[in-house]
RNA sequence: ACAAAAAUGCAGCCGAGACUCGCUUCAUCCCGGGCGAGUGCGGGGGACCCACGAAUCGGGGCGAAUUCUCUGCCGUGGCCGUCAAGGCCGCGCGGAGAUAGGGCACUUUCAAGCCCGAGCCCGUCAGCUAACCUCGUAGGCAUUUGGAAGGGCAACC
Numbered sequence: 001a002c003a004a005a006a007a008u009g010c011a012g013c014c015g016a017g018a019c020u021c022g023c024u025u026c027a028u029c030c031c032g033g034g035c036g037a038g039u040g041c042g043g044g045g046g047a048c049c050c051a052c053g054a055a056u057c058g059g060g061g062c063g064a065a066u067u068c069u070c071u072g073c074c075g076u077g078g079c080c081g082u083c084a085a086g087g088c089c090g091c092g093c094g095g096a097g098a099u100a101g102g103g104c105a106c107u108u109u110c111a112a113g114c115c116c117g118a119g120c121c122c123g124u125c126a127g128c129u130a131a132c133c134u135c136g137u138a139g140g141c142a143u144u145u146g147g148a149a150g151g152g153c154a155a156c157c
Base pairs, nucleotide, nucleotide: 009153010152012141013140014139018039019038020037021036022035023034024033025032040137041136042135043134044133045132050127058125059122060121061120062119067098068097069096070095071094072093074092075091076090077089078088079087080086101116102115103114104113106150107149108148109147110146111145112144
C1' cells in the first nucleotide's frame, strides 16, 4: 500500500408520583396486603419591599391542554317585522378545521415524520413572598428515523 474475514453488546415511554424503615396480617420465614414514619421529588397557602385603581360580569388552582374561524336552528334569551313568514345578535351543546403550547425511548442540537392540544379541583377566597403551615407521591401505556456532539452500564485489553 492492497485484499479478505470477524466483531461492533445493553438501556422501555408519558407523568412529581421513587426509595428506605417500623408495626401488623402469618405456626416460622419470604413475598403480597393494610397502617404509619422518614428521605427524595412535586404542588398549594403565607411578610417587609415591589406590583395591582376598585366594583359588576365572581375569582382562583393542578395540567402542555390556550385562543380563534366555519357550521347545525339542536336548546335558550333578546331585538326587528302590525301579525305571520322570516331575519339578526348573544349564550349553551354538537360537528369540522386551525392555533399558543406539549410528547416521541440516555442527553443536547439539526432535519424529516407521527401523536396530544383533555380533564379535574377549591367554593365567594388566595398577586409576589423569607420564616412558617399544609397536601400529593397516582394513573395510563408500548410513540420514529437519520446526521453531529457528549455520556452511563457491560465485555475485552

Description:
This is a predicted structure of a 157-nucleotide RNA (c-di-AMP riboswitch aptamer (ydaO/yuaA leader)) from a Deltaproteobacteria bacterium. NCBI's taxonomy places the organism under Bacteria, Pseudomonadati, Myxococcota, Myxococcia. Its mean pLDDT, the model's own confidence on a scale to 100, is 76.